[in-house]
RNA sequence: AUUCAUAGCUUCUAGGGUUCCGGUUUGAAUCUGAGGGUUUAAACGACUGGUCCAAGAGAAGCUAAUCAGCGUGAUCGGAUUAGCUGAUGACACGGCGGGAAAAAAGCCCGGGAGAG
Numbered sequence: 001a002u003u004c005a006u007a008g009c010u011u012c013u014a015g016g017g018u019u020c021c022g023g024u025u026u027g028a029a030u031c032u033g034a035g036g037g038u039u040u041a042a043a044c045g046a047c048u049g050g051u052c053c054a055a056g057a058g059a060a061g062c063u064a065a066u067c068a069g070c071g072u073g074a075u076c077g078g079a080u081u082a083g084c085u086g087a088u089g090a091c092a093c094g095g096c097g098g099g100a101a102a103a104a105a106g107c108c109c110g111g112g113a114g115a116g
Base pairs, nucleotide, nucleotide: 007063008062009061010060011059012058015053016052020050021049022047023044024043025042026041027040028039029038030037031036065088066087067086068085069084070083091111093114097109098108099107
């Protein structure tokens, strides 16, 4: 100086918006003596909410994988395998832009470009 690799799943959270539910406002219809109720339409996510989306660089759990030990088979020895147990399962700065039949985002492009 250049190049390669750095597995996956589940449940959540930060975060995210607005299909649906709920909320707020306004209008209409209707009920009521009135206050107000019911139904419906539109607008609002500059509505803390439920549903929903959701992290490589957030959390927890589990698995793959690797290593070590034990270790079944009619007898003995050796090798291998099923199985069991344990350990590791790490680290990690980062855009702009684009993608999505609700929409947006730490989602996906992307452990990318770039920086170090």
The prediction has a mean pLDDT of 80. Predicted 3D model of a 116-nucleotide RNA (Guanidine-I riboswitch aptamer) from Trichocoleus sp. FACHB-832. The model forms 100% of the base pairs in the Rfam consensus.